[in-house]
RNA sequence: GGGUCUGUAGUUUAUCGGUAGAAUAUCUGCCUCCAGAGCAGAAGGGAGGGGUUCAAUUCCCUUCAGGCCCA
Numbered sequence: 001g002g003g004u005c006u007g008u009a010g011u012u013u014a015u016c017g018g019u020a021g022a023a024u025a026u027c028u029g030c031c032u033c034c035a036g037a038g039c040a041g042a043a044g045g046g047a048g049g050g051g052u053u054c055a056a057u058u059c060c061c062u063u064c065a066g067g068c069c070c071a
Stems, first nucleotide, its partner, number of pairs: 001070007010024004018054001026042005047063005
C1' cells in the first nucleotide's frame, strides 16, 4: 500500500429496517447485630460525519480505532 472483518451500558453480549433486551458490575430499599447471600427497584448504551427512507444500531459512502490475510 491492497483486501477483509469488527465497533451497542463500566464489562460480556442479543436484536439486523418499526424507536435496543439480558447477564454482571454500580446505586437505593427490604432482610441481617453488621457484612455477605437473597428479594424488589433505579440509573446507565448503537465509534464520528454524511446519504437513502415516513422511519436507520440495521442499508450505502467516508473518517477513526482495532483484528486477520497478501505484498